[in-house]
RNA sequence: CUCUUAUCUAGAGUGGUCGAGGGACUGGCCCGAUGACGCCCGGCAACCGGCAGCAAUGCGGUGGUGCUAAUUCCAGCAGGAGAAUAUCCUGGAAGAUGAGAG
Numbered sequence: 001c002u003c004u005u006a007u008c009u010a011g012a013g014u015g016g017u018c019g020a021g022g023g024a025c026u027g028g029c030c031c032g033a034u035g036a037c038g039c040c041c042g043g044c045a046a047c048c049g050g051c052a053g054c055a056a057u058g059c060g061g062u063g064g065u066g067c068u069a070a071u072u073c074c075a076g077c078a079g080g081a082g083a084a085u086a087u088c089c090u091g092g093a094a095g096a097u098g099a100g101a102g
Base pairs, nucleotide, nucleotide: 001102002101003100004099005098006097007096008095013041015040016039017038021031022030023029025076026075027074028073042068043067044066047064048063050059051058052057072094077091078090079089080088081087
């Protein structure tokens, strides 16, 4: 980097540090010098792993990841409801994360 598969409306600080951009992309809309993003610590969760069990499933939080503004912040393609350019619904694409494979 590619493929397979599962999940993505819950949850998580009034801390330290740094110092200008950040929320994948595009368009919106937001966050940010009252200090964002990143990093450290803390925390959340429970995918793998652990334990119990024939299994379904449950327990736990020592290990490997992950996450810690907003539904994946919303839409992006197709379809539907609707008088509608409002608004809403379904599926997909794209993306993120885990596990496995190449």
Predicted 3D model of a 102-nucleotide RNA (SAM riboswitch aptamer (S box leader)) from Acetonema longum DSM 6540.
Of the family's consensus pairs, 97% are formed in the model.
The source organism's lineage runs through Bacteria, Bacillati, Acetonemataceae, Acetonema and Acetonema longum.
Rfam family: SAM riboswitch aptamer (S box leader). Rfam links the family to the GO term regulation of gene expression.